A computed fold for an 88-nucleotide RNA from a Lysobacteraceae bacterium, annotated as c-di-GMP-I riboswitch aptamer. The source organism's lineage runs through Bacteria, Pseudomonadati, Pseudomonadota, Lysobacterales and Lysobacteraceae. It was read from a public genome assembly, where an Rfam model found it. Rfam family: c-di-GMP-I riboswitch aptamer. From the family's description: GEMM was predicted in a large-scale screen for bacterial structured RNA regulatory elements. The model forms 95% of the base pairs in the Rfam consensus.
């Protein structure tokens, strides 16, 4: 450096619930809490899937829907990118 995670050794991250905050909503943030994870570090470039107050654009008696923009999800995949530690 490149690979790829067998056996280990530091450690690391935190599901859901509960509390309290923020949002229209999906969710996010603290806090407590561990279902798990070799990147469950970081990033929305592509898919997906989730919300849709405002706004746009269809539809409107047989619906108050449906698409779009916009928001989210990185622990739903895929790319990008940075890292322990061992091992060939």
């Nucleotide at each position: 450096c490149a690979u790829a995670g067998a056996c280990a050794a530091a450690g690391g991250c935190a599901u859901a619930g509960c509390c309290g905050c923020c949002g229209a909503a999906a969710g996010g943030c603290g806090g407590u809490g561990a279902c798990g994870c070799a990147a469950a570090g970081c990033u929305u470039c592509c898919g997906g899937u989730c919300c849709g107050a405002u706004g746009c654009g269809c539809g409107c008696g047989u619906g108050a829907g449906c698409g779009c923009a916009g928001g989210a999800u990185a622990g739903c995949g895929g790319g990008g990118u940075u890292g322990c530690c061992g091992g060939c």